[in-house]
RNA sequence: AUCGUAGGAUCGCCAAAUGCACCAGCAGCGGGGGAACCAUCUGCACCGGGGCGAAACGCGGGGUCGGGCCGGGGGGAACGAUCUCGAUGUAGGGCCAGCUUCUUUGGUCCCAGCCCGACAGCUAACCUCGUAGGCGUCAAAGAAGGACACC
Numbered sequence: 001a002u003c004g005u006a007g008g009a010u011c012g013c014c015a016a017a018u019g020c021a022c023c024a025g026c027a028g029c030g031g032g033g034g035a036a037c038c039a040u041c042u043g044c045a046c047c048g049g050g051g052c053g054a055a056a057c058g059c060g061g062g063g064u065c066g067g068g069c070c071g072g073g074g075g076g077a078a079c080g081a082u083c084u085c086g087a088u089g090u091a092g093g094g095c096c097a098g099c100u101u102c103u104u105u106g107g108u109c110c111c112a113g114c115c116c117g118a119c120a121g122c123u124a125a126c127c128u129c130g131u132a133g134g135c136g137u138c139a140a141a142g143a144a145g146g147a148c149a150c151c
Stems, first nucleotide, its partner, number of pairs: 011136004018027003028131006038121001048119001049116004056090002059086008069076002092110005098138001099145007
């Protein structure tokens, strides 16, 4: 110096996910349920509905199901629902730290996953739940505030 393994310390990122205690818990932060008022409330077809989260809506391809339509038949064209793939779509979310915040330019990444169980609009009082897990970025400019040093 390089590679691998194990442990420790410091700093930082996503997220509500942190502090104090420690027998239990308390505080902070975050989510859900829950009046009045307001909103919704009609018929038919298809389709249950809802929550956390940025993770929605469209476009194109393919599969499955459904009720109709066309055809003598094999079959076909659309519509609806759902699954899946793609992309340079439109929205949405994060980061680029070295005191903090805001603004601008540029760059880069994400756009998932999970839960409730026939059931929930909003919602004061009230009730209730969570406080995990996963990681390692480093380009600039301006403004405001603050800190330290010195006097």
Molecule: c-di-AMP riboswitch aptamer (ydaO/yuaA leader)
Organism: Thermoflexales bacterium